About this RNA:
Large-subunit ribosomal RNA, domain VI from Reichenbachiella agariperforans, 252 nucleotides, folded computationally. The coordinates come from a structure-prediction model, not an experiment, and the mean pLDDT is 86. Its Rfam family is "Bacterial large subunit ribosomal RNA". Gene Ontology terms of the family: structural constituent of ribosome and ribosome.

Context: one part of a larger RNA
RNA sequence: CGUAAGAAAUUUGAGAGGCUCUGACUUUAGUACGAGAGGACCGAGUUGGACGAACCUCUAGUGUACCGGUUGUGGUGCCAACUGCACCGCCGGGUAGCUACGUUCGGUGAGGAUAAGCGCUGAAAGCAUCUAAGUGCGAAACCCUCCUCAAGAUGAGAUUUCUUUUAAAGGUCGUUAUAGACGAUAACGUUGAUAGGCUGCAGGUGUAAAGGCAGUAAUGUCAAAGCCGAGCAGUACUAAUUACCUGUAAGC
Numbered sequence: 001c002g003u004a005a006g007a008a009a010u011u012u013g014a015g016a017g018g019c020u021c022u023g024a025c026u027u028u029a030g031u032a033c034g035a036g037a038g039g040a041c042c043g044a045g046u047u048g049g050a051c052g053a054a055c056c057u058c059u060a061g062u063g064u065a066c067c068g069g070u071u072g073u074g075g076u077g078c079c080a081a082c083u084g085c086a087c088c089g090c091c092g093g094g095u096a097g098c099u100a101c102g103u104u105c106g107g108u109g110a111g112g113a114u115a116a117g118c119g120c121u122g123a124a125a126g127c128a129u130c131u132a133a134g135u136g137c138g139a140a141a142c143c144c145u146c147c148u149c150a151a152g153a154u155g156a157g158a159u160u161u162c163u164u165u166u167a168a169a170g171g172u173c174g175u176u177a178u179a180g181a182c183g184a185u186a187a188c189g190u191u192g193a194u195a196g197g198c199u200g201c202a203g204g205u206g207u208a209a210a211g212g213c214a215g216u217a218a219u220g221u222c223a224a225a226g227c228c229g230a231g232c233a234g235u236a237c238u239a240a241u242u243a244c245c246u247g248u249a250a251g252c
Base pairs, nucleotide, nucleotide: 001152005163006162007161008160009159010158011157015149016148017147018146021049022048023047024046025045026044027043033038051106052105053104054103055102059100060099061098062097066093067092068091069090070089071086072085073084074083075082076081109145111143112142117137118136119135120134169246170245171244172243173189174188175187176186177185194239195238196237197235198234199233200232201231203228204227205226211222212221213220214219
């Protein structure tokens, strides 16, 4: 821009893409078969491998804005306590998120039309013949079924609702994340929990400083302490103020 008014929501599916794998074991059954040795089809069940998708409850990794230990050196006048730099100084852990080595799930089953093949009926050709007329079975291949996208499918579809005019709806702006390079998408804007703060909880670290007590002291204890990023709730304390713009048709 189009889809001959403008919007919101829900959809149909022409068409396109994806998936399509396979082993072992148990049983049927030491059965059928076979002199024996050996040893099934068909069917039922269990459990794997590779591949793929989603997710983070568990396990594990990362987690340079979390906690702790510790070395050297500088600083806060000194002690103590903090703090800068040294690869995050080094080391031990680790929430959310992201991830796999982790978890869950998937390739199931049915149908249609067939290939090779196997047939039925059956003439040409009194027989025979699956084929010439007719008709059936038959495969991981094909078409469906399963998953995803999909009306610019210009063949532009359908349904429901809203607006009949400074309309419905949308945008600018602001607070943001389940979104993200930017646009876009999504949530919210006081009739408010959108983000921050605060409070509580979960979770991490591992028992803070100061002081008291015990001990000559190191140290222990009062103390599951103190601190804390992203998580879950609650709470208007702070910031989402005010406002502006687009849109506005009745056709041949």